The RNA shown here (transfer RNA) has 71 nucleotides and comes from Camelus ferus. Lineage of the source: Eukaryota > Eumetazoa > Chordata > Tylopoda > Camelus. Its Rfam family is "tRNA". The family's RNA type in Rfam is transfer RNA. The sequence is in RNAcentral, with records from Rfam.

[in-house]
RNA sequence: GGGGGUAUAGCUCAGUGGUAGAGUGCGUACUUGGCAUGCACGAGGUCUGGGUGCGGGCCCCAGUACCUCCA
Numbered sequence: 001g002g003g004g005g006u007a008u009a010g011c012u013c014a015g016u017g018g019u020a021g022a023g024u025g026c027g028u029a030c031u032u033g034g035c036a037u038g039c040a041c042g043a044g045g046u047c048u049g050g051g052u053g054c055g056g057g058c059c060c061c062a063g064u065a066c067c068u069c070c071a
Stems, first nucleotide, its partner, number of pairs: 001070007010024004018054001026042003030038001047063005
């Protein structure tokens, strides 16, 4: 310098253009003499900018970061 891939909740990851989910963590309440466990509820997110489209996490373009391959 060039090719390919990844970017979604605090963390690990799903999500086949139509109201964004799980596990774990966090908070609140219940349970206990207290803790742990259990149960219920809650907060919390689409890397940045642009394009297409009625509608974009998903498609297109550019950028950024990281991983990998070639030289």